This is a predicted structure of a 70-nucleotide RNA (Fluoride riboswitch aptamer (crcB RNA motif)) from a Verrucomicrobiota bacterium.
[in-house]
């Protein structure tokens, strides 16, 4: 100096928030630094009419829909 892996951290998993956990991505450019830009993961189904769904999974809160009771 380069490559690979592990840990940590960040981002992300078709409509909101939080906790826990799982999967995936984590590179490049500018800059003294702060920071900025780009990229990656990611972005449901149907020819159409239209259909499921606030979770990747579990729990809670909020919103929406249906039924019943007061």
């Nucleotide at each position: 100096u380069g490559u690979a892996u592990g840990c940590a951290a960040g981002g992300u998993a078709a409509u909101g928030g939080a906790g826990u956990u799982u999967g995936c991505c984590u590179u490049c450019c500018u800059g003294a630094a702060a920071a900025g830009g780009a990229a990656a993961a990611c972005c449901g189904c149907g020819u159409g009419a239209g259909c499921u769904a606030a979770u990747g999974a579990c729990u809670c809160c909020u919103g929406c829909c249906a039924a019943c009771g007061c």